[in-house]
Molecule: transfer RNA
Organism: Alphaproteobacteria bacterium
RNA sequence: GGGUCGGUAGCUCAGUUGGUUAGAGCGGAGCGCUCAUAACGCUUUGGUCCGGGGUUCGAGUCCCUGCCGACCCACCA
Numbered sequence: 001g002g003g004u005c006g007g008u009a010g011c012u013c014a015g016u017u018g019g020u021u022a023g024a025g026c027g028g029a030g031c032g033c034u035c036a037u038a039a040c041g042c043u044u045u046g047g048u049c050c051g052g053g054g055u056u057c058g059a060g061u062c063c064c065u066g067c068c069g070a071c072c073c074a075c076c077a
Stems, first nucleotide, its partner, number of pairs: 001073007010026004019057001027045006050066005
């Protein structure tokens, strides 16, 4: 330098052909249970969907561009 995949909650990740309110598990907080702790149960807490622009009535989803990460190829030494 070329290519592929990815970036969504504190963490690991879903999100269908663009559509009504963006979700799960783990985690945090409170309560219950217990002599107590853990476990378990209930409630609750959670987001600028990486940044910018565009298309559209409507974008996490499509298009352009930038940044970051992983991998492959090529080149230089």